[in-house]
RNA sequence: GACGGAAUAGUUCAGCCGGGUAGAACCGCGGAAUCAUACUCCGCAGGUCGUGGGUUCGAGUCCCGCUUCCGUCC
Numbered sequence: 001g002a003c004g005g006a007a008u009a010g011u012u013c014a015g016c017c018g019g020g021u022a023g024a025a026c027c028g029c030g031g032a033a034u035c036a037u038a039c040u041c042c043g044c045a046g047g048u049c050g051u052g053g054g055u056u057c058g059a060g061u062c063c064c065g066c067u068u069c070c071g072u073c074c
Stems, first nucleotide, its partner, number of pairs: 001073007010026004020057001028044005050066005
């Protein structure tokens, strides 16, 4: 230098192809249960979806630029 992949909750990730209410698990908090703790069960909180634009009635999703990380080739 060329090409590809990844970035979404505190953590690990799904959702993207084919636009239409942002989700799961773990962690945290509250409760049930227990003499008590753990396990188990129920509930709750937590997100400007990396960033700046574009398209659209509507963008996590499509298009363009940028940043960071990983990989392949030269």
The prediction has a mean pLDDT of 83. A computed fold for a 74-nucleotide RNA from Picocystis salinarum, annotated as transfer RNA. It matches the Rfam family "tRNA". Rfam describes the family as follows. Transfer RNA (tRNA) molecules are approximately 80 nucleotides in length. The RNAcentral record of the sequence draws on ENA.